[in-house]
RNA sequence: ACGGCCGACACGCCAAAUCUGCGUAAAGCAGACCGGGGGACAAGCAUUGGGGUGAAUCUCGCCUCCGGGCGAGUAGGGUUAGCCUUUCAACCCGAACCCGUCAACUAACCUCGGCGGCGGCAGAAGGGCCACGC
Numbered sequence: 001a002c003g004g005c006c007g008a009c010a011c012g013c014c015a016a017a018u019c020u021g022c023g024u025a026a027a028g029c030a031g032a033c034c035g036g037g038g039g040a041c042a043a044g045c046a047u048u049g050g051g052g053u054g055a056a057u058c059u060c061g062c063c064u065c066c067g068g069g070c071g072a073g074u075a076g077g078g079u080u081a082g083c084c085u086u087u088c089a090a091c092c093c094g095a096a097c098c099c100g101u102c103a104a105c106u107a108a109c110c111u112c113g114g115c116g117g118c119g120g121c122a123g124a125a126g127g128g129c130c131a132c133g134c
Base pairs, nucleotide, nucleotide: 011119012118013117014116018032019031020030021029022028033114034113035112036111037110038109049102050099051098052097053096058073059072060071061070062069063068076093077092078091079090080089082129083128084127085126086125087124088123
């Protein structure tokens, strides 16, 4: 000097997943705000299902112990460092889980969640806003 690993602080990203108060601390409680679900009518039998969160659907091919596995794409989604948006460019994701025979929408109304996981110099142009400087 370069590279790798670990830790702390700050900053940044996905997402609703943040802030505030009380509590010595913690547990916890409450509020603000953000987000989700239910919400339009009985009982019995038989058969088959159906639905939700999320961007995460679908097509083709190969394999299969027929449950699925893998590959190439794709609907759709994210990032590129002041913020919003449009275009171009680059790099990525395209999962997982839950309800349990049941639910269209929706006013009143009822109810639940605010976890977790990551990153390391940091593209360009147009329109607008903000900040700073003069």

The prediction has a mean pLDDT of 81. The RNA shown here (c-di-AMP riboswitch aptamer (ydaO/yuaA leader)) has 134 nucleotides and comes from a Chloroflexota bacterium.